[in-house]
């Protein structure tokens, strides 16, 4: 180059166009324990990769671009 995919918390990972974005780990605080550990019960953490657009309403559809992969030459 073409042609596909992917992008959501500090990882990884969900959400049919109707909204307070969930869940797993990890952090953190507190219970429990002589102490750790495991447990259980709470809490912070998120401009849904970036502009634009369509919609009463977008994380989700369009559209450029961008990051990363696969496939082809």
């Nucleotide at each position: 180059g073409u042609u596909u995919c992917u992008g959501u918390a500090g990882c990884g990972u969900a959400a049919u166009g109707g909204a307070u974005a969930g869940c797993g780990c990890a952090u953190u605080a507190g219970a429990c324990u002589a102490c750790u550990a495991a447990u259980c019960c709470a809490a912070a953490g998120g401009u849904c990769g970036u502009g634009g657009g369509u919609u009463c309403g977008a994380a989700u559809c369009c559209u450029a671009c961008c990051u990363g992969g696969a496939a082809u030459g």
RNAcentral holds the sequence, with entries from ENA and Rfam. This is a predicted structure of a 73-nucleotide RNA (transfer RNA) from Trichonephila inaurata madagascariensis. Its Rfam family is "tRNA". Rfam classes the family as a transfer RNA. Its mean pLDDT, the model's own confidence on a scale to 100, is 80.